The RNA shown here (Bacterial RNase P class A) has 324 nucleotides and comes from Aequorivita aurantiaca. The coordinates come from a structure-prediction model, not an experiment, and the mean pLDDT is 76.

RNA sequence: ACCGCAGGUCGCCUUAUCGCCUCGAGCUUGUUUCGAGGAGGAAAGUCCGGACACCAUAGGGAAGCAUAGCGGCUAACGGCCGUCGGUCCCGAAUUCGUUUCGGGAUUAGGACAAGUGCAACAGAAAGGAUGUACAGGUAAUGCUGUAGUGAAAUCAUGUAAACUCUAUGCGGUGAAAUGCCACGUAAACCUGCGCUCGAGGGUUCCCGCCCGAGCAGGAGGGUAGGCAGAUGGAGCGUUUCGGCAACGGAACGCCUAGAUAAAUGAUAGGGCCCCGAUGUUAAAAAUCGGUGGACAGAAUCCGGCUUAUAGACCUGCUUUUUUU
Numbered sequence: 001a002c003c004g005c006a007g008g009u010c011g012c013c014u015u016a017u018c019g020c021c022u023c024g025a026g027c028u029u030g031u032u033u034c035g036a037g038g039a040g041g042a043a044a045g046u047c048c049g050g051a052c053a054c055c056a057u058a059g060g061g062a063a064g065c066a067u068a069g070c071g072g073c074u075a076a077c078g079g080c081c082g083u084c085g086g087u088c089c090c091g092a093a094u095u096c097g098u099u100u101c102g103g104g105a106u107u108a109g110g111a112c113a114a115g116u117g118c119a120a121c122a123g124a125a126a127g128g129a130u131g132u133a134c135a136g137g138u139a140a141u142g143c144u145g146u147a148g149u150g151a152a153a154u155c156a157u158g159u160a161a162a163c164u165c166u167a168u169g170c171g172g173u174g175a176a177a178u179g180c181c182a183c184g185u186a187a188a189c190c191u192g193c194g195c196u197c198g199a200g201g202g203u204u205c206c207c208g209c210c211c212g213a214g215c216a217g218g219a220g221g222g223u224a225g226g227c228a229g230a231u232g233g234a235g236c237g238u239u240u241c242g243g244c245a246a247c248g249g250a251a252c253g254c255c256u257a258g259a260u261a262a263a264u265g266a267u268a269g270g271g272c273c274c275c276g277a278u279g280u281u282a283a284a285a286a287u288c289g290g291u292g293g294a295c296a297g298a299a300u301c302c303g304g305c306u307u308a309u310a311g312a313c314c315u316g317c318u319u320u321u322u323u324u
Stems, first nucleotide, its partner, number of pairs: 001320001004317007012271007020038007027030001040295001044306002047304005052174004059207004064170005069083005084109001085107009110165002115163002117159003132147005178228004189218005200211004235254008272293002274290004
């Protein structure tokens, strides 16, 4: 220096004019003045886990789903970190062996004598299956050995992201949750069922248990407005200590959308990055051109996973090459 792998940061900047939303302050209280702030690393998918809110919670049995070496982190997880093992790649050593060491990638990694299934072709035969060839042996029999085919032929093969078995775990709904206020009507009418001899509802289902006086339908009437939830957090940044690491502790500092049919934008100029041309021994600068500047848009919030992503930069590791 190139290639490869892994991780991380940014992902257009700036000026002017006009426009929108939230908060704060002021005044002449107005479609007003000033100030501060205003969409992401994935806001996406809705795949996991939670916070929060409401309902339920008593157990026995049955089912379904999820997880699966060992240890650690976390509020928790099917996540992350470490380590062991398996598989693959690169390199070195070598006693040349399915060996040893180093680096990297990947891994859905309990059990195949609890049972059931599947294994093309080849082969005589593919699992309580089989007897092809040769040899040995027996009263007799594939009784024994070797060979051949095949990934596999010892009556203990392989396969479980095959069915299954084992161990462990799992209540439901979801911000249109939920709570409060205002207004208004019809707290009425009809039919069926029920009213403690229990309709209906809840717990995945059954039994059991709990709640329970109304439930289901019809016709008709009123309303659809406001506030909260709703953004100060399992929060972020820097330094330091502990730890291989994930991560945790301490100190100091920061406050960074809150819309509600859904705001966070539009126009113009300049700059930056990228691509191409020209230019040059090769470059650089300069000039010209570009419907080049990605993926994309909060809606209760957070931690993960997965997917999409023009381009620029940084760090680490390995191989090769070059210089000292």